The RNA shown here (FMN riboswitch aptamer (RFN element)) has 149 nucleotides.
It matches the Rfam family "FMN riboswitch aptamer (RFN element)". Rfam links the family to the GO term FMN binding.
It was read from a public genome assembly, where an Rfam model found it.
The coordinates come from a structure-prediction model, not an experiment, and the mean pLDDT is 81.
The model forms 97% of the base pairs in the Rfam consensus.
RNA sequence: ACGUUGUUUCGGGGCGGAGUGCAAUUCUCCACCGGCAGUACAGUCUGCGAACGCCGUUUAUCCUAAACGGCGCCGACCCGGUGCAAUUCCGGGACCGACGGUGAUAGCCAUCCUCUGGGUGGCUUUAGUCCGGAUGAGAGAAACAGAGG
Numbered sequence: 001a002c003g004u005u006g007u008u009u010c011g012g013g014g015c016g017g018a019g020u021g022c023a024a025u026u027c028u029c030c031a032c033c034g035g036c037a038g039u040a041c042a043g044u045c046u047g048c049g050a051a052c053g054c055c056g057u058u059u060a061u062c063c064u065a066a067a068c069g070g071c072g073c074c075g076a077c078c079c080g081g082u083g084c085a086a087u088u089c090c091g092g093g094a095c096c097g098a099c100g101g102u103g104a105u106a107g108c109c110a111u112c113c114u115c116u117g118g119g120u121g122g123c124u125u126u127a128g129u130c131c132g133g134a135u136g137a138g139a140g141a142a143a144c145a146g147a148g149g
Base pairs, nucleotide, nucleotide: 002149004146005145006144007143008142009141010140016030017029018028019027031129032128033097034096035048036047037046038045043095044094052072053071054070055069056068057067058066059065060064077093078092079091080090081089099132100131101130106124107123108122109121110120111119112118113117
């Protein structure tokens, strides 16, 4: 130094300003954010994790839930420059963002009225940044210790 076993710790960020309005961190405009490994330094490449869906097993009394395992799903980038090498750097212009909740975008239906319009009721729909699962899980990272070639 390498591999290996164990332990410990770490391991996801972001609504600030303006507008409208009784009311918006949800609408509109601007702003802001970017898990892990690989590779010329990556939210957009490749692979992975998380989330989500289905199936199975186990446990709990059924519904159902949790844990574990398997399978599936899994968003989004171009141009120019430098260079041996960059969808990674520099310059420019773009784009994307799980599930559940809330909800004043938007729309549909019914009904009523004094009908260029408006009221009432119901339904659908609206957050990357708010609330929740999550004081969770995790790709992995670091440190220490043991034995070994």